[in-house]
Context: one part of a larger RNA
Molecule: small-subunit ribosomal RNA, 3' major domain
Organism: Trichopus zeylanicus subsp. travancoricus
RNA sequence: UGACAGGGGGCCACACAAGUGGUGGAUCAUGUGGUUUAAUUUGAUGCAAAGCGAAGAACCUUACCUGGGCUUGACACGCUGUGAAUCCUCUUGGAAGAGAGGGUUUCCCUUGGGAACACAGACACAGGAGGUGCAUGCCUAUCACAGCUCGUGCCAUAAGGUGUUGUGUUAAGUCCUACAAUGAGUGCAACCCUCAUGUUUAGUUGCCACCAUUGAGUUUGGAACCCUGAACAGACUGCUAGUGAUAAGCCAGAGGAAGGUGAGGAUGACAUCAAGUCAUCAUGCCCCUUAUGCCCAAGGCGACACACGUGCUACAAUGGGUGGGACAAAGGGUUGCGAUCCUGUGAGGGUGAGCUAACUCCAAAAACCCAUCCUCAGUUUGGAUUAUAGUUUGCAACUCGCCUGCAUGAAGCUAGAAUUGCUAGUAAUCACCGUUCAGCCAUACAACAGUGAAUUCGUUCCCGGAUCUUGUACA
Repeated sequence: UGACAGGGGGCCACACAAGUGGUGGAUCAUGUGGUUUAAUUUGAUGCAAAGCGAAGAACCUUACCUGGGCUUGACACGCUGUGAAUCCUCUUGGAAGAGAGGGUUUCCCUUGGGAACACAGACACAGGAGGUGCAUGCCUAUCACAGCUCGUGCCAUAAGGUGUUGUGUUAAGUCCUACAAUGAGUGCAACCCUCAUGUUUAGUUGCCACCAUUGAGUUUGGAACCCUGAACAGACUGCUAGUGAUAAGCCAGAGGAAGGUGAGGAUGACAUCAAGUCAUCAUGCCCCUUAUGCCCAAGGCGACACACGUGCUACAAUGGGUGGGACAAAGGGUUGCGAUCCUGUGAGGGUGAGCUAACUCCAAAAACCCAUCCUCAGUUUGGAUUAUAGUUUGCAACUCGCCUGCAUGAAGCUAGAAUUGCUAGUAAUCACCGUUCAGCCAUACAACAGUGAAUUCGUUCCCGGAUCUUGUACA
């Protein structure tokens, strides 16, 4: 100087407390371990692995296994020879491929060569999701805290210290003030984006107060309103009172759409964990080279005494069924979204208007409101499981897709020890949209609006963190 302490001081945080909803019990979905298997490819393992890489495993993907093939190779570049390339038919095969037959020739300069492609040959080489993340780059996680350093000076024999400490204050090494320190860098904050208010400007595909008009902002018309872009304004403890050291600030108030970081995001110092990644990619070294490379078919990644994680649905009357009625935002669409009409109980099928989208379509928002049935029961709860008949995508749905009809109707009556999220438009609850995508195992992930709480104004304790200080059998 660090590290550590069931040492101390002061401080912070959904850390506790105060509340609220879960997990842990049930079924199912999904990931992991284990077991099994020809293979169940692989990485990730406390927080910081486990709905994670994977924003989508029927084939492909695919790396695994079994079987069938190839050996200058599926791909790159260089050399030599032959032929344009392509195309059609037959045999064999699970396919990859192998064998046989037929026919036609290109373009540019012209003995001949070149362009592109195919075949054959020889070698340099290709190839490797083979190993090592403890050889590495790039990227990422962790701490989301307020720290981490330097120049000059001063102190110390030196390591080093001081500055960076003290009083006060802050979300903050934020600021004020004192001081052998005085300055500076990086981080903090601000600058950036979105949301909340207004003004100006612009009005089409959006809007409609007035004037007419229609089934309908439909059509004239309008630029007020709404909305959508663009440019500005606005919030700074600026103002007032109190408090404080006349400071920084804190507290209360006014005005204001918004008040003390307005809300959310992006941003992420020096380091730590030989953290993660050689399977994104790149790359050193090692290893394979008739195979650890390449092509193909079928299987596997989907197995199932069990254990764990994350979720969905429930256990009901604040509910379930049926009928009617109302209100969004944000997205996506031309190999696409698909209105309308017909048809089917339905998933769907036929038709195919409009839309390259503020124009048209997906599209119906659902919780909610009104009416009515059920009346506390394993039920008109719950929907697993199973049988059967179908639809659709796709060469193909058996292993192994989603969806629909009818039948079936399991566990579950609020969950032990324990454990977790959340402080406001938050939790909870309700639907909708998108990504990947032929289809989809999505209950995932990402986004969006609707309804909309309770409690805390504290720091005794638990966990974690930074800070000053004391001690040390540690470095």